[in-house]
RNA sequence: GCUGGUGUAGCUCAGUUGGUAGAGCAUUCCCUUCGUAAGGGAGAGGUCGUCGGUUCAAAGCCGCCCACCAGCU
Numbered sequence: 001g002c003u004g005g006u007g008u009a010g011c012u013c014a015g016u017u018g019g020u021a022g023a024g025c026a027u028u029c030c031c032u033u034c035g036u037a038a039g040g041g042a043g044a045g046g047u048c049g050u051c052g053g054u055u056c057a058a059a060g061c062c063g064c065c066c067a068c069c070a071g072c073u
Stems, first nucleotide, its partner, number of pairs: 001072007010025004019056001027043005049065001051063003
């Protein structure tokens, strides 16, 4: 330099052919217990890597960049 892949909550990841953003763990509060562990309930936490484009509507489609991974040279 070229090609391909991946970027979504603090972490690991879903999100189906475009139509209100989710799960597990972690965290906060509460219940259960004499207390702890275990268990149960509730909450908070996201402008979906950046900037544009298409569309009535984009996490998902298109383009340029950024970061990481793999391959080729």
Transfer RNA from a Patescibacteria group bacterium, 73 nucleotides, folded computationally. The prediction has a mean pLDDT of 82. Its Rfam family is "tRNA".